A computed fold for a 73-nucleotide RNA from a Patescibacteria group bacterium, annotated as transfer RNA. Model confidence (mean pLDDT): 80 of 100. NCBI's taxonomy places the organism under Bacteria, Bacteria candidate phyla.
Order: sequence, then structure tokens, then C1' cells
RNA sequence: CGGGCUGUAGCGCAGUUGGUAGCGCACCUGCUUUGGGAGCAGGGGGUCGUGGGUUCGAGUCCCGCCAGCCCGA
Repeated sequence: CGGGCUGUAGCGCAGUUGGUAGCGCACCUGCUUUGGGAGCAGGGGGUCGUGGGUUCGAGUCCCGCCAGCCCGA
């Protein structure tokens, strides 16, 4: 320098043909317990890496940039 893959909640991940962003763990509250843990019930948390574009509508499509990993020179 060129190419590929990845980027979504604190962590690990899903998200179909573009249509109001979810699961597990963790966290908070309550019940239970002498207490802790486990169990049960409920709850909070996201500018979807970043900046634009297309569209009535973008996590998803297009372009640039950033970061990580891999391959080539």
C1' cells in the first nucleotide's frame, strides 16, 4: 500500500425480505432464608463504532473515516 472479516446494553451474542431493538449472564427491588447463596416475581439500562447519502421509514442498502483481527505485497 491492497484485500477480507468484525464493531448492537456492564459482558457474551441474536436481529429474516428495510417496518417501532431482543436473549442469556450481570445489576436493582420484592418474596423466601437467622444471614448468605440458590429459587420465584417484577424492574432499569442502547444516539446499533463514527460522519454523510438513499428511502415515507435504515442495526439492515450505498460512500467516506476510525478501531480490532486475518491474508497478500